The RNA shown here (transfer RNA) has 77 nucleotides and comes from Lentisphaeria bacterium UBA1407.
RNA sequence: GCGCGCAUAGUUCAGUUGGUUAGAACGCCAUCUUCACACGGUGGAGGCCACUGGUUCGAGUCCAGUUGCGCGCACCA
Numbered sequence: 001g002c003g004c005g006c007a008u009a010g011u012u013c014a015g016u017u018g019g020u021u022a023g024a025a026c027g028c029c030a031u032c033u034u035c036a037c038a039c040g041g042u043g044g045a046g047g048c049c050a051c052u053g054g055u056u057c058g059a060g061u062c063c064a065g066u067u068g069c070g071c072g073c074a075c076c077a
């Protein structure tokens, strides 16, 4: 340099044919329980769906570009 894949909550990951409100588990906070802790129950907070633009009545989802990460190929006088 060329090609492919990935990017969604603090972490690990779902998200159906584009369809109106974005989810789970763990973690975190509060509370109940306990002499106390742990476990467990209940409730809650937490999201620029990597970024920019485009298509569409409507985009996490489709298209283009950018950035980052990973893999392969090429180059390495």
Stems, first nucleotide, its partner, number of pairs: 001073007010026004019057001028044005050066005
Rfam family: tRNA. It is annotated as a transfer RNA. Gene Ontology term of the family: triplet codon-amino acid adaptor activity.